[in-house]
């Protein structure tokens, strides 16, 4: 010194905050798999089949116990030299004998036990070891080996005969030792050797071992609640090494269990190991201790010690050998083989060390063990080079084409040699000898960068990013989640990034998860208070005292095995790894002590709690009585045609007399008014009234008892409705039915009717949103106001103060995610009891229990799904409310929908009818003008670096161009004529153009508007959309932006935790109205002249009137009323204009993936002799049809013909075109003027006049015919016009709808653009010139502000159930298979016990006979397998069948969310294709509206 040490992060939502699940980062492994792979050192290696095993090997020793066999040396006697008999010294075999095979190795199957583990205990045992003590003395008869003679294939055995010992037996002895009736009795031994020693016996002690015995502690399940007969106990007796039902006889009837007995299912247990801050959680490989087992099941036997892993017996299976008669085996030792399996080594070396068995000892035996081998299985350590080195080669790969990165990285140039090689020397491990390892470890020295780097990742979590490739496919994923043509997620390459001889998945376990919460969690709304009380057990439990010491607190003591863990030291170069010392070890048992609190025991108190007595209130329960109203029904009166019912209808009921109205009677069932967030009660409920009998509760006195309390499993009882059962009883209501309406349906809702039942009575049932969604009891902890019952004090009273019990309401802290709760807690403590730990599945299914039934209670599991869910917040939405505003309704005025025509579009057709717009915000829209061109679309012909742009080579310099002939449809080819650039330094220099060629390119109206960029359109010229500071809120957010007023307007003004400010609005700009300067041509003409032509023509003039520059002018600025005295309205005045003077440009933030890729511009793809280019010809123009839009009309506010007045925007040179002429006309022929305030287009038209007279017409003009005219290469398809001739439908348009609020609707016409030419269309311009609005209820669309939601792709949202189909796990099924358990019987093997034993026996006794004692055989009891019938329980399979779940764009409907369109919803009962409807009760977790009480301010 033995310690220190706690990270969170992704995913619910349009965002927040919680609740809560999944999901990941870490650590660990006996691990596998996938790729890779250089050395050492240390460890580990069948987790599966306790499946079966070939072969070897693992347990033997001992001659100093014994005989006998055989053999070696050496030596003796005889010797016939050929042997034989002896000894001594040794090997060797098998025997019999001793000891050791019970230890050591294995494995984990059983086993929920005293198995383990921890601590204790007494009735025991003990070879081999040590200690002390006594003794070791006398004698028998066998037996194996061994031989003889048999059986048998073998294993292997009879039978004669022979021997020997420390085998065996018998006498004697006996300190102690054992029995005992206390006299006495009974029991031993072995010997070997030359000594020495060293064995043998009895007995007593010790040491280690072992048995037994007990307290504690030791997994799940109660859908396992009772179990037990040797079972609990005692007497006796057997039995054992030993207590004991261990066993037997007899006797009691006990014992064991809710502190979980019995059963079931899993599981060796423990030291520890792994995680974890710790508590605790999973775990029990190696290494240690203990247990169990040894092919299955029984049993003994021999021993100190086994009921024995390499012993025996039996039975069973298996399996091998047989000559078929009978016999052999047991790797869960080491090694190995097969199987299994995702997976686990060598049939090695050695006793050299460590133990072990034998032995006196040499020595022998040892798969124990030490080594070695295989394997990255793990831990730990070392390397694969180091320094320099920028031309930032080369390659790759990205690139904005400049570069940038790979990258100092390579190469180059100096070093180093660690590791691998080679060679040399070479250990310790060994006390004197013995080394398997091993020529290892380690040491020296050689050349040489040489022998050594790979795996995963790169969307976020989580460290690292770009290209291609692919196109919801291929694939990927730990959650969330990528992919549907620009993928940082897919696959590949480049770079990166983590670890590194390893690196990733997969699997298991703890962690993170306070997500079982003891340390540490909750239950108004999220899962969660039992539906209410009464009580048992259990928990807790009030003030004093005194004992006591169990809890509990100190201290010793004994234990807590070693090893690991930790601390300090050491040794291997270090580490991993060892080695020593220590701390720890939370525990348990003892023993001293303490005595505050708890417990116990006693002694007392009175604050809890009860009781007494006084008084109070009350829809508290039960029973039996009475009344009235009111509804039906019946009866009589009146009286007469309807009633009655709804949104509006019908069924119904009524001339047979309803309704309606009066009287009477009958009968059930409720009790208006009081009546109240009042009252009572546990709760469920309870409501005329009057009796009776009951319960409980409150207030007061302070008399009594003396902790008699609280809570509460189990249990009991109570308990709305509905519903059951038997019996009443039925007035009304009214599940089911019926019938008539709504509806696409209507098994509803809505009506007519109606049965169960609703009413009693007696028994069941036992549930509800049984809610305060709030369990019960006790103290404590501001306030303020109502209200019900009482007390008490003050006051004459009104009334006030105090205070107890209830019962609301708001509010303070404080507590909550918030909402909100707040003495009636959901504060702040405490007891106790209930309940919950994603979401579906399911409160479901088996199984119990209760019930007549419905059903009710307890109550899983597979299998899915990443969430389900609370509360708040912003929208959005509402068949929710407030308020406002719009030509939104309404009031008018004209229109469209009907006809014809004329243009768009759908369809249909067609080679082609290019293409694109699609509700409003496509449809006279891109299109301001498709006969060709446009043109993009079809046919056909044609080109092919190109119609058009850069660059390179090559030709020619004049090529093109201009014109022409010829051929074709033309493009285009061919031929011809003509004309022949610039600049120069004069050089085919140098610019320009053309032509060939060959690439790189052009080209594309080809695709994607959902890949963009610009532009547009819409809401909507609506008044809204933000921000910055502060403030509030844990936040999302809010406030500002709400509120009172006002406004066209978030316009202003007031108030206000806001105070500013931007983008919108208003205002600046532009046009029109009014006035002024300035300015006077082409414009104008008042004055003034002139002139006839009578036209401002002229002279002249700039005064209007115009023209375009400029400026003023209008501000609610003035008065009065109004209003808060503002803002501001309303009235007036003046003014050209009055409250924004009209009218235009202007279009916040945003939304519609809103249009547009064919204006344009652009990414990517995709075409390249075609999807490009070029030309003809056609088509976009088509026609059974259906929309949109427009024009002309249906006529008299009109038509025709006549006259002939006044306009203003405008345009004009490839052009407006005058005046003359021609023509009937359209138009022609001519051409002044005129680059425009000068000419011209150009006629203005509704106006006025006259006629027509109501008809398919003198309305209307479609359509056709013909005959012009114009444009223009060309009017056939396909173009306007003009003239004659034709004169269609149409007589004001169903349902529906559209536009307009004043110079506007309606009506008239005029220009312009586009254009050769073509306008009913579209821009524009002026002419005449109206009616109406009371209102905001209702439609549509906006705005604000509130409410409601399960909607946020935001109602064109979101969801529910049936049906079909597909897949998936499950419940029930007649049975069938198969485990295990278990009850009774039978049978009984080997064994041990008990009996017999007239068969057969060496040792002792006995002179013999014979005994004794033994063995065989038989008999019983027991019992292992087995069999037979009957249970219980578990598992597979099962025709059929329920019902879940999951699935792509299926069918039916719309049940729920908004008041979801009939508010839901809970419990029940009926009923229905289905969500669900309906009836009775109950709940708010129901929107609006109105009362009504209350609270706050005043």
């Nucleotide at each position: 010194a033995a310690c220190a040490u706690g990270a969170g992060a992704g995913u619910u939502u349009g965002a927040u905050c919680c609740u809560g699940g999944c999901u990941c980062a870490g650590a660990a492994c006996g691990a596998a798999c996938g790729c890779u792979g250089g050395c050492g050192g240390c460890a580990u290696g069948c987790u599966u089949a306790a499946c079966a095993c070939a072969u070897g090997c693992a347990a033997g020793u001992c001659g100093a116990a014994c005989g006998c066999a055989u053999u070696u040396a050496c030596u003796g006697g005889c010797u016939u030299u050929g042997g034989u008999u002896g000894g001594u010294a040794g090997g060797u075999g098998a025997g019999u004998g001793g000891c050791a095979g019970a230890c050591g190795g294995g494995u984990g199957a059983g086993u929920a036990a005293c198995g383990c583990g921890u601590g204790g205990g007494a009735a025991c045992g003990u070879a081999c070891c040590c200690u002390u003590u006594a003794g070791u003395u006398u004698g028998g008869g066998a037996u194996a080996a061994c031989g003889g003679c048999g059986g048998g294939a073998a294993a292997c055995u009879g039978u004669c005969g022979c021997u020997a010992a420390u085998a065996c037996c018998g006498g004697a002895u006996a300190c102690g030792c054992c029995c005992u009736u206390a006299g006495g009795g009974g029991g031993a031994a072995a010997g070997a050797u030359u000594u020495a020693u060293u064995g043998c016996u009895g007995a007593a002690g010790g040491a280690g071992c072992g048995g037994c015995c007990c307290g504690c502690g030791u997994u799940a399940g109660a859908u396992u609640a009772g179990g037990u007969a040797g079972u609990u106990g005692g007497u006796g007796a057997g039995g054992u090494a030993a207590a004991g039902g261990c066993u037997c006889a007899c006797c009691a009837a006990g014992c064991c269990g809710a502190c979980g007995a019995u059963c079931u299912a899993u599981a060796g247990c423990u030291g520890g190991u792994u995680u974890g801050a710790g508590a605790g959680g999973a775990u029990g490989a190696u290494c240690a201790g203990c247990c169990a087992c040894a092919c299955u099941g029984g049993g003994a036997c021999u021993g100190a010690g086994a009921c024995a892993c390499g012993g025996c017996c039996c039975a069973g299976a298996c399996u091998c050998c047989u000559a078929c008669g009978g016999g052999a085996g047991g790797c869960a030792g080491c090694a190995g083989u097969g199987g299994g399996g995702a997976a686990u080594a060598u049939u090695g070396g050695a006793c050299a060390a460590u133990g072990g068995g034998g032995g006196a000892a040499a020595c022998c035996c040892u798969g124990a063990u030490c080594c070695a081998g295989c394997a990255a299985u793990g831990c730990c350590g070392c390397g694969u080079g180091a320094g320099u080195g920028a031309a930032g080669a080369a390659g790759g790969c990205c690139u904005u084409c400049g570069g940038g990165u790979u990258g100092u990285a390579a190469a180059g140039c100096u070093c180093u040699u660690u590791u691998a090689c080679u060679a040399g020397g070479g250990a310790a491990g060994a006390u004197a000898a013995u080394g398997a390892c091993g020529g290892u470890a380690c040491c020296u020295a050689g050349g040489g960068a040489a022998u050594a780097a790979g795996c995963u990742c790169c969307g976020g979590c989580u460290a690292a990013c770009u290209u291609c490739g692919u196109g919801c496919c291929a694939g990927c994923a730990g959650c969330c989640g990528c992919g549907g043509u620009a993928a940082u997620a897919c696959g590949a390459a480049g770079g990166g990034a983590g670890c590194u001889a390893g690196c990733g998945u997969u699997g298991u376990u703890c962690g993170g998860a306070a997500u079982u919460a003891c340390u540490g969690g909750g239950c108004g709304u999220a899962a969660a208070g039992g539906g209410c009380g009464c009580g048992u057990a259990g928990g807790c439990g009030g003030c004093u005292c005194u004992g006591u010491a169990a809890g509990u607190c100190a201290g010793g003591u004994g234990u807590g095995a070693a090893a690991g863990c930790c601390c300090c030291a050491g040794g291997c170069u270090c580490a991993a790894c060892c080695u020593g010392g220590g701390a720890a070890c939370g525990g348990c048992a003892u023993u001293u002590g303490a005595u505050a609190c708890u417990g116990c025991a006693g002694a007392g108190c009175u604050a809890g709690a009860g009781g007494u007595c006084g008084a109070g209130a009350g829809a508290g329960g039960a029973a039996a009585g009475u009344g009235g109203a009111a509804u039906u029904a019946c009866g009589a009166g009146u009286g007469u045609a309807g009633a009655a019912g709804u949104g509006a209808a019908a069924u119904u009921c009524g001339u047979a007399g309803a309704u309606a109205u009066u009287c009477g009677u009958a009968g059930g069932a409720a009790c208006a008014c009081c009546a109240g967030u009042g009252g009572c009660g546990a709760a469920g409920g309870c409501g005329a009234c009057u009796u009776u009998c009951u319960g409980g509760c409150u207030c007061g006195a302070a008399u009594c008892u003396g902790a008699c309390g609280c809570u509460a499993a189990a249990g009991c009882g109570c308990g709305a409705a509905a519903g059951c059962g038997u019996g009443g009883g039925g007035a009304g209501c009214a599940a089911a039915c019926a019938g008539g309406a709504u509806u696409a349906g209507a098994u509803a809702c809505c009506c007519u009717g109606g049965u169960a039942g609703u009413c009693c009575a007696c028994g069941c049932u036992g549930u509800a949103a049984a809610c305060g969604a709030u369990g019960a009891g006790u103290g404590c902890u501001a306030g303020a106001u109502g209200u019900u019952a009482g007390a008490a004090g003050g006051g004459u009273a009104a009334c006030c103060u105090u205070u107890u019990a209830g019962u609301g309401u708001c509010g303070a802290a404080g507590c909550u995610a918030a909402c909100g709760u707040g003495a009636u807690a959901a504060g702040c403590a405490c007891u106790c009891c209930g309940c919950c730990u994603g979401g579906g599945g399911a409160g479901u299914a088996c199984g119990g229990u209760c019930g007549c039934a419905a059903g009710a209670u307890u109550a899983a599991a597979a299998c899915u799904c990443a969430a389900a869910g609370g509360a708040a917040u912003u929208g959005a939405c509402g068949g929710g409310g407030a308020c406002c505003c719009g030509c939104a309704c309404a009031a008018g005025c004209g229109g469209u929908g009907g006809a014809g025509u004329a243009u768009g579009u759908g369809g249909u057709u067609u080679a082609a009818u290019u293409c694109g717009a699609a509700g409003c915000a496509a449809c006279g829209c891109g299109a301001a003008g498709a006969a060709c061109c446009u043109u993009a679309c079809c046919g056909g012909c044609u080109c092919u670096u190109g119609a058009c742009a850069u660059g390179g080579c090559g030709a020619u310099u004049a090529a093109a161009g201009a014109g022409a002939u010829a051929a074709g449809a033309g493009a285009u080819u061919a031929u011809u004529u003509u004309u022949u650039c610039g600049g120069u330094u004069c050089g085919g220099c140098c610019g320009g153009a053309u032509c060939g060629c060959a690439c790189a390119c052009a080209g594309g109206u080809g695709c994607u508007g959902c890949a963009u960029g610009g532009c547009u359109g819409u809401c909507g010229u609506c008044a809204g959309c933000u921000c910055g500071u502060g403030u509030c809120g844990u936040g999302a957010g809010a406030u500002g932006u709400u509120g009172g007023g006002u406004u066209a307007a978030g316009u202003c003004c007031c108030g206000c935790a806001a105070c500013g400010a931007g983008c919108g609005c208003a205002a600046c700009c532009c046009u029109c109205a009014c006035u002024g300067u300035u300015a006077g041509u082409u414009g104008c003409c008042a004055u003034c002249a002139g002139g006839u032509u009578g036209g401002g023509c002229u002279g002249g003039g700039c005064a209007c009137u115009u023209u375009a520059a400029c400026a003023g002018a209008a501000c609610u600025g003035c008065c009065g009323a109004u209003g808060a005295u503002a803002a501001g309205u309303c009235g007036g005045a003046g003014g050209a204009a009055g409250g924004c003077g009209a009218g235009g440009a202007u279009g916040a933030c945003g939304u519609c993936a809103a249009g547009u890729c064919c204006u344009c511009a652009u990414g990517g793809c995709c075409c390249u002799u075609a999807u490009g280019g070029g030309c003809c010809g056609g088509g976009c123009u088509a026609c059974a049809c259906a929309c949109g839009u427009a024009c002309u009309a249906c006529a008299a506010u009109g038509g025709u013909g006549g006259u002939g007045a006044c306009a203003a925007c405008a345009g004009g040179a490839a052009g407006c075109g005058a005046c003359a002429g021609g023509g009937a006309g359209a138009c022609c022929u001519u051409g002044a003027g005129c680059u425009a305030a000068u000419c011209c287009c150009a006629a203005a038209a509704a106006g006025c006049c006259a006629u027509c007279u109501c008809a398919g017409u003198u309305c209307g003009g479609a359509u056709u015919g013909u005959u012009c005219u114009c444009u223009g290469c060309a009017a056939c398809u396909c173009g306007a016009g003009a003239g004659c001739a034709u004169g269609a439908a149409g007589u004001c348009g169903g349902a529906a709808u559209c536009g307009c609020u004043a110079g506007u609707a309606a009506u008239c016409g005029c220009a312009g653009a586009u254009c050769a030419g073509c306008a009913u269309g579209c821009u524009g311009c002026g002419g005449u010139g109206a009616a109406u609005a009371c209102g905001u209820u209702c439609u549509c669309g906006g705005g604000u502000c509130u409410u409601g939601u399960a909607c946020a792709c935001a109602c064109c949202g979101c969801c529910c159930g049936u049906c079909a189909c597909a897949c998936c796990a499950u419940g029930g099924g007649a049975g069938u298979u198969g485990g295990u358990u278990u009850u009774a019987c039978c049978u009984u093997a080997a064994g041990c016990c008990g009996g017999u034993g007239c068969g057969c026996u060496a040792a002792c006794c006995g002179a013999a006979a014979g005994g004794a004692g033994g063995c065989a055989g038989c008999c019983g009891a027991c019992c292992a397998c087995g069999g037979u019938a009957g249970g219980g329980u578990c598992a597979g399979c099962g025709a059929c069948u329920g019902g879940g779940g999951u699935g792509a764009a299926g069918u039916c409907g719309u049940a729920a969310c908004a008041a979801g369109g009939u508010a839901g919803c809970c419990g029940u009962a009926g009923g229905g294709g289905a969500a669900c409807c309906u009836g009775c009760g109950g709940c708010u977790g129901g929107a609006u509206c109105a009362c009504c009480u209350c609270c706050u301010u005043u």
The prediction has a mean pLDDT of 84.
A computed fold for a 1498-nucleotide RNA from Candidatus Paracaedibacter sp., annotated as small-subunit ribosomal RNA.
Lineage of the source: Bacteria > Pseudomonadota > Alphaproteobacteria > Holosporales > Candidatus Paracaedibacter.